[in-house]
């Protein structure tokens, strides 16, 4: 200097070789919560739910039949290029490279006005400088 993601900014204090803490406010995001709908939905251990794009069919594989591996697709996501568009968000390419994970509630939650409540992390890539360490 870019990305992914809501996960950023202003103010006061405070501390300090440094992106901290404390507090308060906007701003962006979740998640609870009526009527009415849902008119035969939906659940009740086959538990059920939430954020998240991270789902699902077939097919395959195992001492293991499993919320279990693998693979191909469909569907979904990101990013780059170049188009369309427009005044700041968008379209299109079977364009190229990838991703389809993880966690949480704890027996409960449909949607949902008022209203309660929660979070603002984490991770990556190029360069430019430094400083080890191998090697030849």
């Nucleotide at each position: 200097u870019g990305c992914c993601g809501a996960a950023u900014c202003c103010g006061u204090g405070u501390a300090c070789g440094u992106c901290g803490c404390a507090c308060g406010g906007a701003a962006c995001g979740g998640g609870g919560g009526a009527c009415c709908c849902g008119g035969g939905u939906a659940g009740u251990u086959c538990g059920g739910g939430g954020c998240g794009a991270a789902u699902u069919u077939c097919g395959g594989u195992c001492a293991u039949u499993g919320u279990a591996c693998c693979g191909c697709a469909a569907c979904a996501g990101g990013c780059u290029a170049g188009c369309c568009u427009a005044u700041u968000c968008u379209u299109c390419u079977c364009a190229g490279c990838c991703u389809g994970a993880g966690c949480c509630c704890g027996u409960c939650a449909g949607c949902u006005a008022a209203c309660c409540u929660c979070g603002u992390a984490g991770g990556c890539a190029a360069a430019u400088c430094g400083a080890g360490a191998g090697g030849a």
Predicted 3D model of a 136-nucleotide RNA (c-di-AMP riboswitch aptamer (ydaO/yuaA leader)) from a soil metagenome. The RNAcentral record of the sequence draws on MGnify. The coordinates come from a structure-prediction model, not an experiment, and the mean pLDDT is 77. The model forms 92% of the base pairs in the Rfam consensus.